[in-house]
Context: one part of a larger RNA
RNA sequence: GUACCGCGAAGGAACUCGGCAAAAUCGCUCUGUAACUUCGGGAGAAGGAGUGCCAGCUUAGAGAUAAGCUGGUCGCAGUAACAAGGGGACUCCGACUGUUUAAUAAAAACAUAGCCGACUGCUAGUUCGAAAGGAUGUGUAUAGUCGGUGAAUCCUGCUCAGUGCCGGUAUCUGAAAUUGGGUUUCAACCUGACGAAGGACCGGUAAACAGCGGGGGUAACUAUGACCCUCUUAAGGUAGCGUAAUACCUUGUCGCUUAAUUGGCGACUUGCACGAACGGCCUAACGAGAGCUCUACUGUCCCCGCCCGGAGCCCG
Numbered sequence: 001g002u003a004c005c006g007c008g009a010a011g012g013a014a015c016u017c018g019g020c021a022a023a024a025u026c027g028c029u030c031u032g033u034a035a036c037u038u039c040g041g042g043a044g045a046a047g048g049a050g051u052g053c054c055a056g057c058u059u060a061g062a063g064a065u066a067a068g069c070u071g072g073u074c075g076c077a078g079u080a081a082c083a084a085g086g087g088g089a090c091u092c093c094g095a096c097u098g099u100u101u102a103a104u105a106a107a108a109a110c111a112u113a114g115c116c117g118a119c120u121g122c123u124a125g126u127u128c129g130a131a132a133g134g135a136u137g138u139g140u141a142u143a144g145u146c147g148g149u150g151a152a153u154c155c156u157g158c159u160c161a162g163u164g165c166c167g168g169u170a171u172c173u174g175a176a177a178u179u180g181g182g183u184u185u186c187a188a189c190c191u192g193a194c195g196a197a198g199g200a201c202c203g204g205u206a207a208a209c210a211g212c213g214g215g216g217g218u219a220a221c222u223a224u225g226a227c228c229c230u231c232u233u234a235a236g237g238u239a240g241c242g243u244a245a246u247a248c249c250u251u252g253u254c255g256c257u258u259a260a261u262u263g264g265c266g267a268c269u270u271g272c273a274c275g276a277a278c279g280g281c282c283u284a285a286c287g288a289g290a291g292c293u294c295u296a297c298u299g300u301c302c303c304c305g306c307c308c309g310g311a312g313c314c315c316g
Base pairs, nucleotide, nucleotide: 002310006306007305008304011301014300019297027051028050029049030048031047036041038151052073053072054071055070056069057068058067059066060065074078086295087294088293090291091290092289093287094286098110099109114149115148116147117146118145119144120143125136126135127134128133154280155279157212158211159210162209163208164205165204166203167202168201171200172199173198178193179192180191181190182189213231214230215229216228217227240274241271252268253267254266255265256264257263
């Protein structure tokens, strides 16, 4: 000089990307407990009171013990050490418990129950193997495999033109093989017939891959445009949500929060470029998830000071 501990006047987040770290809370008994809710929860919500020891007594019990009453008594302090939740409000995401990048990521990612679709009648379908043979399964559609979505609630709009898949098909196209004919015969060659799958053609299918417009006018203030006209498409984005984990302009505008807010929340919303199982909106409970805020608390800070002191270093 310093690690790790301990203490600190007044203030109390002014620190900082951010209360990171620390402090505070903490056990048990009694009391009391909101919004919201899937009626189970939320909940140890929040908040409040008590707590040692001694003596006598009461109640329950077989007892151990438990609950209590009256009085006394010590301390700064009685869960006296150790051990031992800080709490509340709002929003986003994911329903939840769970899983994950062994050694920089634990999450909003994965999974999940639930929902939907496709294939499959069993010598099945899917799958491993060159085959023999094996798995699913000594199962049988309330089953198995594959794909999507991701609890529940309320819902899930329009488009089959393109691509895919499924089905049909009088006719057309359509290889080899087979077969007729020709070149006097053979080979080669030329030419016809037959005609599978597939394609053309006709349908179906979007919880299949996907997609879901533009211009002009119009109401007796203005503004707006329920309404009308027009071009165009397979159809022109419905409900709901919306400056959003999505909005370029953008620190949008208004309100609340602050002394002051590119933040947060609530509304509006012409959405550069939300949108309905690549699910939409909402949602109690849950979360070492993200943002914001109030309270308590504090050396995070104002602004640093003191103590203990291991190791190192220096001196002997």

Large-subunit ribosomal RNA, domain IV from a Fidelibacterota bacterium, 316 nucleotides, folded computationally. Rfam family: Bacterial large subunit ribosomal RNA. Rfam links the family to the GO terms structural constituent of ribosome and ribosome. Model confidence (mean pLDDT): 85 of 100. The organism belongs to Fidelibacterota, within Bacteria.